C1' cells in the first nucleotide's frame, strides 16, 4: 500500500435480507425473603446504534468517506 471482517447500554451480545416502542444476560438502584449476610425472586434506571455525509416517506440495517480494532496478501 491492497483485500476482508467488526464498532449497538458500564461489560458480553441480539435486532427475521428498510417499517410504526432498539432488546436479552451480567452489572447498578429499590423492594421481598433472612436475626443478619449471601443466594433466590420482583420491579426499575441506563443508548448521539464509532463519527460525518448521502439515498429514502422512513436507516442499527443500503451507499460513500473518516477513525479505531482484528485477520490475510504484498
Nucleotide at each position: 500500500g491492497g483485500g476482508c471482517c467488526g464498532u449497538u447500554a458500564g461489560c458480553u451480545c441480539a435486532a427475521u435480507u428498510g417499517g410504526u416502542u432498539a432488546g436479552a444476560g451480567c452489572a447498578g438502584a429499590g423492594g421481598a425473603c433472612u436475626c443478619a449476610u449471601a443466594a433466590u425472586c420482583c420491579u426499575u434506571u441506563g443508548g448521539u446504534u464509532a463519527c460525518a455525509g448521502g439515498u429514502u416517506c422512513g436507516a442499527u440495517c443500503c451507499c460513500u468517506g473518516u477513525a479505531c480494532g482484528g485477520c490475510c496478501c504484498a